Transfer RNA from a Phycisphaerae bacterium, 72 nucleotides, folded computationally. Rfam family: tRNA. RNAcentral holds the sequence, with entries from ENA.
RNA sequence: UGGUCGGUAGCUCAAGGGUAGAGUAGGCGGCUUUUAACCGCCGGGUUGUGGGUUCAAGUCCCACCCGACCAA
Numbered sequence: 001u002g003g004u005c006g007g008u009a010g011c012u013c014a015a016g017g018g019u020a021g022a023g024u025a026g027g028c029g030g031c032u033u034u035u036a037a038c039c040g041c042c043g044g045g046u047u048g049u050g051g052g053u054u055c056a057a058g059u060c061c062c063a064c065c066c067g068a069c070c071a072a
Stems, first nucleotide, its partner, number of pairs: 001071007010024004018055001026042005048064005
């Protein structure tokens, strides 16, 4: 320098145009003599950045940033 893949909640990851979710962690409650475990509820997101397409973009297109791998 070129190519491929990836960047979404604190963390690990879904969502392949139509209200952004799960697990885990955190808070509260139930159960328990208490803790742990188990059960229920709650909060938590400018979807890496900036543009474009579209009635509508995490998703499609372009550029850039960051990371992994491959080639030189």